[in-house]
RNA sequence: UUCUUAUCAAGAGAGACGGAGGGAUUUGGCCCGACGAAGUCUCAGCAACCAGCCCGAUUUGGUAUGGUGCUAAUUCCAAAAGACGCGCCCCGUCUUGAAGAUGAGAA
Numbered sequence: 001u002u003c004u005u006a007u008c009a010a011g012a013g014a015g016a017c018g019g020a021g022g023g024a025u026u027u028g029g030c031c032c033g034a035c036g037a038a039g040u041c042u043c044a045g046c047a048a049c050c051a052g053c054c055c056g057a058u059u060u061g062g063u064a065u066g067g068u069g070c071u072a073a074u075u076c077c078a079a080a081a082g083a084c085g086c087g088c089c090c091c092g093u094c095u096u097g098a099a100g101a102u103g104a105g106a107a
Stems, first nucleotide, its partner, number of pairs: 001107008013043005021032003026079004044071003049067003052063003075099001080096006
């Protein structure tokens, strides 16, 4: 990097350095940011995917030692297809998809 698969409405932030952007990409919207963005480091926390351990053994459950991950807003919202509300459009709600993120496995 590619493929397969599971999950994505919950949860969890302080400090130091840094110095203007950030919320994946494009467009539109809406937000965050000199009361300090991105990034790096330290500490803390959340969760429970994998391994470990305990219970159980058909399924499930607990723990948090290790490997990841995560700690503004639903993956911030919309985009494609369909259904419903309206006679149509607009708009709204819902479902699916696409794209993306993370874990596990494979090449």
A computed fold for a 107-nucleotide RNA from Sporosarcina highlanderae, annotated as SAM riboswitch aptamer (S box leader). The coordinates come from a structure-prediction model, not an experiment, and the mean pLDDT is 83. Rfam family: SAM riboswitch aptamer (S box leader). Rfam's curators write: The SAM riboswitch is found upstream of a number of genes which code for proteins involved in methionine or cysteine biosynthesis in Gram-positive bacteria. Taxonomically the source falls in Sporosarcina (Bacteria, Bacillati, Bacillota, Caryophanaceae).